Record summary: A computed fold for a 73-nucleotide RNA from Candidatus Daviesbacteria bacterium RIFCSPHIGHO2_02_FULL_37_9, annotated as transfer RNA.
RNA sequence: GGGCCCAUGGCUCAGUUGGUAGAGCGCCUCAUUUGCAAUGAGGAGGUCAGGAGUUCGAUCCUCCUUGGGUCCA
Numbered sequence: 001g002g003g004c005c006c007a008u009g010g011c012u013c014a015g016u017u018g019g020u021a022g023a024g025c026g027c028c029u030c031a032u033u034u035g036c037a038a039u040g041a042g043g044a045g046g047u048c049a050g051g052a053g054u055u056c057g058a059u060c061c062u063c064c065u066u067g068g069g070u071c072c073a
Base pairs, nucleotide, nucleotide: 001072002071003070004069005068006067007066010025011024012023013022019056027043028042029041030040031039049065050064051063052062053061
């Protein structure tokens, strides 16, 4: 320098032939308990790495950039 893959709540990951995003764990509140744990109920938390384009509409398609992994030189 080039090819390919990855980037989504605090963590680990789903999701989509384009229709305004979910789970488990964690966190907060309540109930049960003398208390803790466990269990049950409810809740908060995401500019979907950044920017631009296409589109009525983008996490998804196209281009550029950043970071990580891998292969080739």

It matches the Rfam family "tRNA". From the family's description: Transfer RNA (tRNA) molecules are approximately 80 nucleotides in length.
The coordinates come from a structure-prediction model, not an experiment, and the mean pLDDT is 80.
The same sequence occurs in records of 2 taxa.